[in-house]
Context: one part of a larger RNA
Molecule: small-subunit ribosomal RNA, central domain
Organism: uncultured bacterium
RNA sequence: UUGGGCGUAAAGCGCGCGCAGGCGGUCCUUUAAGUCUGGUGUUUAAGCGCGGGGCUCAACCCCGUAGAUGCACUGGAAAGGCCGGACUGGAGUGCGGCAGAGGGAAGCGGAAUUCCACGUGUAGCGGUGAAAUGCGUAGAGAUGUGGAGGAACACCGGUGGCGAAGGCGGCUUCCUGGGCCGUAACUGACGCUGAGGCGCGACAGCGUGGGGAGCAAACAGGAUUAGAUACCCUGGUAGUCCACGCCGUAAACGAUGAAUGCUAGGUGUCGGGGGCGCGUAAGUCCUCGGUGCCGAAGUUAACACAGUAAGCAUUCCGCCUGGGGAGUACGGUCGCAAGACUGAAACUC
Repeated sequence: UUGGGCGUAAAGCGCGCGCAGGCGGUCCUUUAAGUCUGGUGUUUAAGCGCGGGGCUCAACCCCGUAGAUGCACUGGAAAGGCCGGACUGGAGUGCGGCAGAGGGAAGCGGAAUUCCACGUGUAGCGGUGAAAUGCGUAGAGAUGUGGAGGAACACCGGUGGCGAAGGCGGCUUCCUGGGCCGUAACUGACGCUGAGGCGCGACAGCGUGGGGAGCAAACAGGAUUAGAUACCCUGGUAGUCCACGCCGUAAACGAUGAAUGCUAGGUGUCGGGGGCGCGUAAGUCCUCGGUGCCGAAGUUAACACAGUAAGCAUUCCGCCUGGGGAGUACGGUCGCAAGACUGAAACUC
């Protein structure tokens, strides 16, 4: 290379936007470079295939015929491309509705912890398997009132909702993105994917400035133990919080790339629409979109998946190719750093 794969065996980029590229709906028309195909001509001799013949056979030799990649001319075909025209079912817009912790900013609220002040009150509190360190007669803990401050929002709350992913949860206001349903007025293929590129991206970490209640790496002490640089306990600093700027990782997981179409059913739930129902309500039937469970065919090494596919197909991208060495070294790019990305070989089994 021909091929085979990527839920769990090696393998789906963490997620999006998107230039180039690849691929692309229905009908008519133009064109013919490429593709496929028919005909004609040509394709030296020998050789090869077939038929026949000559050396006693064969090898060998001779005759006849077929074939031959290709090339030239000429004709045809569908798909695709190109030019032009049209269409509406893909895509988008409009109009009428709807749900939502989607995002950003500001303000507000109550419960609780801690701390401070004062009152009541007296000997313990705290903690554990048991203790001790610790706190407390300079009045703790408990209880009451008032105050300060920070962080998080019980119940509702739900295999509930929203978001591309990361993620999002008290209430109100302002700004703002996306989605779903109904309608069918408008555009008329405007689409899908997407190497590079650009952006977003939990936690931890970094820079500058703030903030600091609780929690808590490091650290200190008390225990445990043979030891105990741990697990348990008492403390406790970074950090956790805010603003701005970096970092760019993850079991960033559904360990399952995106898009489109097709392929039994059943059941729960969320959002919308329609029919029946007494115009409502409960209920029931149908339908579109989401989210779960069960399951047919089919798939699968099995487990399992099964209209939210891991089934049947098409398009585009990414990735895999024995284990270790190693996500290391070197080089390069990025970063303040930590490090990230790209990413070997010797050797060895």